The RNA shown here (small-subunit ribosomal RNA) has 1512 nucleotides and comes from a metagenome. Model confidence (mean pLDDT): 83 of 100. It matches the Rfam family "Bacterial small subunit ribosomal RNA". Rfam links the family to the GO terms ribosome and structural constituent of ribosome.

RNA sequence: AGAGUUUGAUCCUGGCUCAGAUCGAACGCUGGCGGCGUGGCUAAAACAUGCAAGUCGAACGCGAAAGUUUCCUUCGGGAAACGAUUAGAGUGGCGAAAGGGCGAGGAAUACAUAGGUAACGUACCUUAGACUCAGGGAUAGCUACGGGAAACUGUAGAUAAUACCUGAUGAGACCGUGGUGUCAUAUGGCACAGCGGUCAAAGGCGGGGAUCCUUCGGGACCUGUCGGUCUUUGAGCGGCCUAUGUCUCAUCAGCUUGUUGGUAGGGUAACGGCCUACCAAGGCAUCGACGAGUACCGGGGCUGAGAGGUCGGCCCGGCGCAUUGGGACUGAGACACUGCCCAGACUCCUACGGGAGGCUGCAGUAACGAAUAUUCGGCAAUGGGCGAAAGCCUGACCGAGCGACGCCGCGUGCAGGACGACGCUCUUCGGAGUGUAAACUGCUGUCAGGGACUACCAAGUAAAUACGGCUAAUAUCCGUACGCGCUGAGGAAUCCCAGAGGAAGUCACGGCUAACUUCGUGCCAGCAGCCGCGGUAAGACGAAGGUGGCAAGCGUUGUUCGGAAUCACUGGGCUUAAAGAGCAUGUAGGCGGUCUAUCAAGCGUCUUGUGAAAUCCCUCGGCUUAACCGAGGAACUGCUUGGCGAACUGAUAGACUUGAGGCAGGUAGGGGCGUGUGGAACUCUUGGUGGAGCGGUGGAAUGCGUAGAUAUCAAGAGGAACGCCAGAGGCGAAAGCGAUGCGCUGGGCCUGUCCUGACGCUGAGAUGCGAAAGCUAGGGUAGCGAACGGGAUUAGAUACCCCGGUAGUCCUAGCCCUAAACGAUGUCCACUAGGUUGAUGGUUCUCUGACGGAGCAUUGGCCGCAGCGAAAGCGUUAAGUGGACCGCCUGGGGAGUACGGUCGCAAGGCUAAAACUCAAAGGAAUUGACGGGGGCUCACACAAGCGGUGGAGCAUGUUGCUUAAUUCGAUACAACGCGAAGAACCUUAUCCUGGGCUUGACAUGUUUGGAUGCCUACUGGGAAACCAGGUCGGCUGCUCUUCGGAAUGAAACUUACACAGGUGCUGCAUGGCUGUCGUCAGCUCGUGUCGUGAGAUGUUGGGUUAAGUCCCGUAACGAGCGAAACCCUUGUCGUUAGUUGCCAGCGCGUUAUGGCGGGGACUCUAACGAGACUGCCGGUGUUAAACCGGAGGAAGGUGGGGAUGACGUCAAGUCCUCAUGGCCUUUAUGCCCAGGGCUGCAAACGUGCUACAAUGGCUGGUACAGACCGACGCAAAACCGCGAGGUCAAGCAAAUCGGAAAAAGCCAGCCCCAGUUCGGAUUGGAGUCUGAAACUCGACUCCAUGAAGUUGGAAUCGCUAGUAAUCGCGUAUCAGCGUGACGCGGUGAAUGUGUUCCUGAGCCUUGUACACACCGCCCGUCAAGUCAUGGAAGCUGGGAGCGCCCGAAGUCGGCACGUUUCAGUGCUGCCGAAGGUGAGCUCGGUGACUGGGACUAAGUCGUAACAAGGUA
Repeated sequence: AGAGUUUGAUCCUGGCUCAGAUCGAACGCUGGCGGCGUGGCUAAAACAUGCAAGUCGAACGCGAAAGUUUCCUUCGGGAAACGAUUAGAGUGGCGAAAGGGCGAGGAAUACAUAGGUAACGUACCUUAGACUCAGGGAUAGCUACGGGAAACUGUAGAUAAUACCUGAUGAGACCGUGGUGUCAUAUGGCACAGCGGUCAAAGGCGGGGAUCCUUCGGGACCUGUCGGUCUUUGAGCGGCCUAUGUCUCAUCAGCUUGUUGGUAGGGUAACGGCCUACCAAGGCAUCGACGAGUACCGGGGCUGAGAGGUCGGCCCGGCGCAUUGGGACUGAGACACUGCCCAGACUCCUACGGGAGGCUGCAGUAACGAAUAUUCGGCAAUGGGCGAAAGCCUGACCGAGCGACGCCGCGUGCAGGACGACGCUCUUCGGAGUGUAAACUGCUGUCAGGGACUACCAAGUAAAUACGGCUAAUAUCCGUACGCGCUGAGGAAUCCCAGAGGAAGUCACGGCUAACUUCGUGCCAGCAGCCGCGGUAAGACGAAGGUGGCAAGCGUUGUUCGGAAUCACUGGGCUUAAAGAGCAUGUAGGCGGUCUAUCAAGCGUCUUGUGAAAUCCCUCGGCUUAACCGAGGAACUGCUUGGCGAACUGAUAGACUUGAGGCAGGUAGGGGCGUGUGGAACUCUUGGUGGAGCGGUGGAAUGCGUAGAUAUCAAGAGGAACGCCAGAGGCGAAAGCGAUGCGCUGGGCCUGUCCUGACGCUGAGAUGCGAAAGCUAGGGUAGCGAACGGGAUUAGAUACCCCGGUAGUCCUAGCCCUAAACGAUGUCCACUAGGUUGAUGGUUCUCUGACGGAGCAUUGGCCGCAGCGAAAGCGUUAAGUGGACCGCCUGGGGAGUACGGUCGCAAGGCUAAAACUCAAAGGAAUUGACGGGGGCUCACACAAGCGGUGGAGCAUGUUGCUUAAUUCGAUACAACGCGAAGAACCUUAUCCUGGGCUUGACAUGUUUGGAUGCCUACUGGGAAACCAGGUCGGCUGCUCUUCGGAAUGAAACUUACACAGGUGCUGCAUGGCUGUCGUCAGCUCGUGUCGUGAGAUGUUGGGUUAAGUCCCGUAACGAGCGAAACCCUUGUCGUUAGUUGCCAGCGCGUUAUGGCGGGGACUCUAACGAGACUGCCGGUGUUAAACCGGAGGAAGGUGGGGAUGACGUCAAGUCCUCAUGGCCUUUAUGCCCAGGGCUGCAAACGUGCUACAAUGGCUGGUACAGACCGACGCAAAACCGCGAGGUCAAGCAAAUCGGAAAAAGCCAGCCCCAGUUCGGAUUGGAGUCUGAAACUCGACUCCAUGAAGUUGGAAUCGCUAGUAAUCGCGUAUCAGCGUGACGCGGUGAAUGUGUUCCUGAGCCUUGUACACACCGCCCGUCAAGUCAUGGAAGCUGGGAGCGCCCGAAGUCGGCACGUUUCAGUGCUGCCGAAGGUGAGCUCGGUGACUGGGACUAAGUCGUAACAAGGUA
């Protein structure tokens, strides 16, 4: 410090999410030790049990017991002493108001900071002073008698005090009175002196020598000490008051009657409406009163760079509370946590009459909850209470226990140790990783364990002694010093022993984010903070191995801050992303021109006090270190006191003119209001002419018209709007304003510079204006025209189109108050280049006018620099640079909705949420794609033609159906005579039925065997494969050989094992190959330039081309892949070469034939060349490219044809050509065999063949090709057969022989328009050929049969020249088989020279909400499920008040009684808690039914929006 996520990509806006730190935490897994901290956040709900506040005998009166000893005894016991300065209760004093706990309430009666108290108090402590005199009567305890279950309590009697009371004294205090001085918060304070009045007390303990008294204990007296009383001082602690600050909501805007003030009185320690009576009518509030919600506050903690945000647990200060509510008493202090009274709820006891209780003290219980500890030890230390003290009490505190809850520290060893064990994982099978890790060797000794030992936490207290003080005193007492002895709950240092021994987990590993592989799973199971993973090769699920992070912890969840400049003070925005109010006037407020003087509030500087301590920071120190702790310093940014300064802001006073306004003179204008007037058009009425239609549309119809329309002429009536002028023009604040005259009236601008003298700007609330539609009342109504009716369109058409038509549109008066009320741009001021063009008014130049030039002010536009902006763009009319003020925004949806309030007659307006839900929604620009957008261009795309398909029969392929099986694939164009260039068996596929084999039909290696194996013939079973058996004969390779053999190494076989095999799956894991767009002209790159960027430019533009072909221009310059060319073929010529080809000339021969000799001329063959390049001419064109025409030429503008297919698209096709990853199978999904099937047929489709006939059919005759094939072959001739064919057989490995007849054509003849002499399906019979074999299931022949069909609906296909059409021939595959495929030649047209339309394509441009890209996106109702929410008759609960009723305790007051008084008792008045009741307010819960909303792979209906989205 940033990162991920909207898009195909980009920039921006904007939200969501993550990485950090934090915690009183919880949960999961794991867990060695120690230190220091910390631990009921929920039910301020309820509590068993124990403890948490007592102490003092030196204030007082009483006063046991156990036990021991002694004495007595009736042996039962009794008495005394000690116990005993006891226990115990009581009177009295002090304490109990502290300490400890908790945070319910409380938004001010609190807290914080700074002040005030001249309006106050204070026990214990302290300073100073004065006193402590004389009396009195009671009462508890106790005793006796009672009541009661108990708690408790009554009567009588006796008694003490530092208890209570009376009197005296008064230094003094207080009150009254008046005086002097002083102070400067002056209602008075302080000091001094005078007078009058009121007000005190208590004793205890110790010591003592004279004297006195004595009940002989002692007392008086002296002294010490602790007390007591009245004053005074201080400290500390409190009460009260003031200022400032302290959360959210305005959907809380008005609140208040003791309320605000005064007078008098009461009350208090004290001021005060604190309380009461009377008087006045005030007081508070947009600087937020009142109300509602929430909350203890601060020091501080967390976080953050800071400013801030958030929190207030532990520690400290303050406040509040103590079961709930109320109340007072006592006291220095309380309205009192472990006191009292009353009322309520709850619990307990009860003899039912009545009583007792209060853990928000420490432990603990149960409950609640995700969750929080021991019914521990001790007063040793620190502190507190009491006491003279010893001491007692102390759940404060000190310690220990439990919890990894947090922070900190330590350890779980250290060193050596292999090209590196085992195991595990991965693997390309070679190896790699785990990994020096382990084992093993050596060493060390923290912690835990065992033993020993006592530094420290201990300071004090007190015996004795010494000194000092008090004193008459060497008593006592007090102080200081020294100190034998005594005090440790708990912790713990140190030393020794032993021995690597007892001690590692957890999370992650797709990106963010460090860390990767295998297996399992198969949109399942699951993960997930966001984006997102998972549908058979998952680095994202689960496991394992490995790796990374942290480590006695690690993760998860939750919280807060950060990142978030995402509420922006520091530090944001508002044209289009969310955001300028529709416009103006103006109140409060904010801000405000120039100069001078003064003040000093703000401001600056110095200073005073304060800002508790702790915390944070710095330095130093103490625990072995750290955490932790201590000391000192700094800081605490704040508030406050005083002084100084006077620039700026402010205030006061004065002055000024430039802001603002006024005045005068001009001036433009659809500015506003009222009232008249006018013409055109329209409709209606009347009359005339006229006579059949008019009108309307894409086309029609409804409608009008012979009762006379439309059309036309004339006259009249009516209402609304004002053509041309008219403009980028004018006016107005905006809305808005348009014929014209008159009247009234607002504002602007220019010129002059005469006047006022800052009078200004903005503007929360407020007020006014405010299009259209709408509303109320009354008019008016020609045209237009929601609703409505009709006609069309349509699947429908509640629409678009047409015919009608009511409200309305118009006027008057009054409402409504909203618009894309837009420049989507608030108002005002200043500054910052220009250019150009309008409007209005001035100035100036030329002698003057017109015209023109220059220049000023205002105003309307365009272009544009700087600058700004995400960009588009804005750019002196800013969206630039600054200033002032207002309004508004903070992700999308829910929603401008609900509720509440307010306005409105209503419609509705203004104000304005939440639950829930999504990870986006959005802006600008880019590249594509698309458009029922545009422009240019092309293509058998259409048009113009020719011939087909679709109808028939058959062939063939497909679907479907069927089947034991009908194997599989292809299946829009781009599947369907496709894979298949040829299924009877084989092919062929486990497609079906059945039979068999298991190292296998095939490959490699190892292994066993020895000789085995092979061939031929054989037997049994069988459909065969195969299984079983078995003999005669033959052969047995290579190596070494002494040719006798040897050896089992190689081949073959056999045994066993590795493995083979798979046309099994995945073409969506792949390679390769192929189709398609498309032989379309495109697709890119380097460098440069432009742009923040995606990208653009180049490649666009002007021409041209078949072409991104070429030329010109040009921020581009070049280049590549494509196009073209190079290649093959064909068309012309030449050269070379002539056999098997050819034959002109010469010769021979034949009925005839290059048959023969010969020849190379020609044809031809097949090799090499030539030729064509817009080269030449003319025209057009930019002096270009090129096009048009022409010449020449066999061929002319690419001559024809072919091969050749850019970047890419379709997850296109193919795992069944082949190759291949993964998966599956292994006596089977492999292999072999027999038979069947792939040919099955109701139906549908595609592609073809043959036809329907006379341009024909049949018969006879006759002519002319090219290319190709042939030895397992082509086969002549001859003979046989009607024929298919057969027999025999010459020739030919082929320019030689053969297939081989070409057919249409031509010449004749017949047929005569018919289901025919067309057509040939189908069927019967008889055959031929191939082949083991033609039943399923071949082709062909002959005889017979002779179906449909008479030119084919909607629709649709091919073709632009040697093409279509038509005619035959050949080849591959192949035993045989084609109407198919691939080739070959013969005959041989028509039409078009165009681009409106259909289809497809290319370029440019435009729009876009599309990018899976229009087969896109997407809206609403309905239906289904889930969720939250509004309304609702009601039902129900809470809260805060109000009125009335009742009225406890209690203070205050009154009356009566009153043991002497005091006290007290009884009755009573006001107030008064809880309770009851009533009408309302407010906040929830629930509610039949109902409203909309959100979400949810594949529901229904339409198609509203995005393109001109098909009606913008």